[in-house]
RNA sequence: GUGGCUGUAGUGUAAUCUGGUUAACAUACAGGACUGUGGAUCCUGCGAUUGCGGGUUCAAAUCCCGCCAGCCACC
Numbered sequence: 001g002u003g004g005c006u007g008u009a010g011u012g013u014a015a016u017c018u019g020g021u022u023a024a025c026a027u028a029c030a031g032g033a034c035u036g037u038g039g040a041u042c043c044u045g046c047g048a049u050u051g052c053g054g055g056u057u058c059a060a061a062u063c064c065c066g067c068c069a070g071c072c073a074c075c
Stems, first nucleotide, its partner, number of pairs: 001074007010027004020058001029045005051067005
């Protein structure tokens, strides 16, 4: 340099193919219940402008374009 894949809560993953409810689950964290204390368990809460910028659309995490970062292959 060329091609491909990936980027979503602190962390790990869904939802993308086939655009449409308030972006879901686990864990972490905070509070509470329980316990002699802690842990475990249970309940509640918290947290995302979906990598960045634009476009299409009534509507974009999802489709299109550009850019950035990481990984892989080729040269």
A computed fold for a 75-nucleotide RNA from a Candidatus Woesearchaeota archaeon, annotated as transfer RNA.
Its Rfam family is "tRNA". Its family is annotated with triplet codon-amino acid adaptor activity in the Gene Ontology. It is annotated as a transfer RNA.